The prediction has a mean pLDDT of 75.
The RNA shown here (Bacterial large signal recognition particle RNA) has 266 nucleotides.
Its Rfam family is "Bacterial large signal recognition particle RNA". By type it is a non-coding RNA gene. Rfam links the family to the GO terms SRP-dependent cotranslational protein targeting to membrane, signal sequence recognition and signal recognition particle, plasma membrane targeting.
Of the family's consensus pairs, 93% are formed in the model.
It was read from a public genome assembly, where an Rfam model found it.

[in-house]
């Protein structure tokens, strides 16, 4: 050094999680074809040589172990005039609202007389009258009484010698209380009634005429000041979440560089 056999090791690795811990199902990240069958989140399995079982391939080096370098990704963590939610706050008053002042400036009105001042009415209040409505009653008209209403009273009955009387029933006729009706006239009462009228009384306001002065009044819009309210927009504080930057810690894949047997033969 070559060649057969064979053994050890290997046939994905990694992060969070979860556990005393380790591995492994399940989740995410690398990788790629570098097995297969069973078990497992109310777990499975195992103890520092740390899945277990049971079958298969490769095999001492392109593949096995170590060390470094890269660094995919994961984790914890500063820090921000950074982006969302929530929640507070109106002594944050900025917008957007409310009252109220002021007259700069734009409208209104004003010498066809602002604002103020006086007089007389009106609105108010009160008596009375008058109308409209209501209700009552009077009035008129019809019904209306077996006897206890009223005139006549047939027949009939009582009284008398007699003329006569005297009571009265049916029927007629009026008629009361009542009941219908008509609404013309009268009178009483009543009012959530009136562009009514006539008297008294008040007049602070508003308003209509007139009359005295003679130049401003108004506050609708914008500006100014005040004062209140509102968590809807801004703005502040607090928190979560995310972006952004930076430490740190693991760390796949990839590359360098180094390590590892045993027998037999030539």
């Nucleotide at each position: 050094u070559c060649g057969c056999a064979c053994u050890a090791g290997u046939c994905g690795g990694g992060g969070a999680g979860a556990u005393a811990g380790c591995g492994g199902u399940g989740c995410c990240c690398u990788g790629u074809u570098g097995c297969c069958u069973g078990c497992a989140a109310u777990c499975c399995g195992c103890u520092a040589c740390a899945g277990c079982a049971g079958g298969g391939a490769u095999g001492a080096a392109u593949u096995c172990c170590c060390a470094c370098a890269c660094c995919c990704g994961g984790g914890c963590u500063u820090g921000c005039a950074c982006a969302a939610g929530u929640a507070u706050u109106g002594c944050c008053u900025g917008g957007a609202c409310u009252a109220u002042g002021u007259a700069a400036g734009c409208g209104g009105u004003g010498u066809u007389g602002a604002a103020g001042g006086a007089a007389c009415g009106g609105u108010c209040u009160u008596g009375c009258g008058c109308a409209a409505c209501g209700g009552g009653a009077u009035c008129c008209c019809g019904u209306g009484a077996a006897c206890c209403a009223u005139g006549u009273c047939a027949g009939g009955u009582g009284g008398g010698g007699a003329a006569c009387c005297a009571a009265g029933c049916a029927g007629c006729a009026u008629u009361a209380a009542g009941c219908g009706g008509a609404u013309a006239u009268u009178c009483c009462c009543g009012u959530g009634u009136g562009c009514c009228g006539c008297g008294g009384g008040g007049u602070u306001g508003c308003u209509g005429u007139u009359c005295c002065c003679g130049a401003g009044c108004u506050g609708g819009c914008u500006g100014c000041g005040u004062a209140g309210a509102u968590a809807c927009c801004g703005g502040a504080u607090a928190u979560u979440u995310g972006g952004c930057u930076g430490g740190u810690u693991c760390a796949a894949a990839u590359g360098u560089g180094g390590g590892u047997g045993u027998g037999c033969g030539a």